[in-house]
Formats: sequence, C1' cells, structure tokens
RNA sequence: ACCUUCGGGGUCGGGUGGAAUUCCCUACCGGUGGUAAUGGGUCCCUUUGGACCUUAGCCCACGAGCCUCCCUAAGGGGAGGCAGAUUCAGGUGAGAUUCCUGAGCCGACGGUGAAAGUCCGGAUGGGAGAAGGU
Repeated sequence: ACCUUCGGGGUCGGGUGGAAUUCCCUACCGGUGGUAAUGGGUCCCUUUGGACCUUAGCCCACGAGCCUCCCUAAGGGGAGGCAGAUUCAGGUGAGAUUCCUGAGCCGACGGUGAAAGUCCGGAUGGGAGAAGGU
C1' cells in the first nucleotide's frame, strides 16, 4: 500500500390519562483509541521479582448525528460551529477524576394519538477503529 472479515446496547413492573415503552415512580444500557497502583488472566523466573493481555459513559481525543458556508458534472470532499455529564464524598496509597464503598449526573436528528438515551425511521447506510492475509 492493497484485500478480506468484524465493527452499539437498553423501559421488567406499576401510576395518571381518551391517548404515553415519550409524562410520573421504577427498570435498564454504555461505540473506538489513549492513559492504569488495584482486581482478573497468561507466561517466565523462582530471587526480590519480571513480562504481556484485560479493565474510565461523565480525564484526553476520535466516531456517528445536526446547522452554516465553500468546492464538485456526480459520487463525494473541505472549513467552521452545535451537540453530554462540576461527577461528588469517603477509603487505600508515594502516586488513582481510571481501583474499592456510597451517592449523583448524562445521552444527535426526524417521526408519534402525549414531551423518547431505550419505540419507529434515515440505516441491508456510514463509521472511529479491530483482527487476519498478501
């Protein structure tokens, strides 16, 4: 560099109502890369240890989505912006916003008999990237 494959989860139960998986109570979910002291796993050395893998929704980035503008015959591409969480308290420690305990908070756009992180749709799409092969 090229090819192949893979690459997002989730309202149980109840209340109100003419109508809600959209409101209220409650339940549930957590893409990709980086960072890593605990924990888990594998291996080496057995000496005290060492190596590797894995581990963050709210730490740093990226992606999907939306808006504006520009380029392009088209497919598509580029620039700028929007869009999430003060995460907090306690514990251990030399060191943790990542470990342990408790509490809290967040979630594109369009649709809808009624307002959606979880339903339906764009999407049999796109995709950060991951694994393998040449």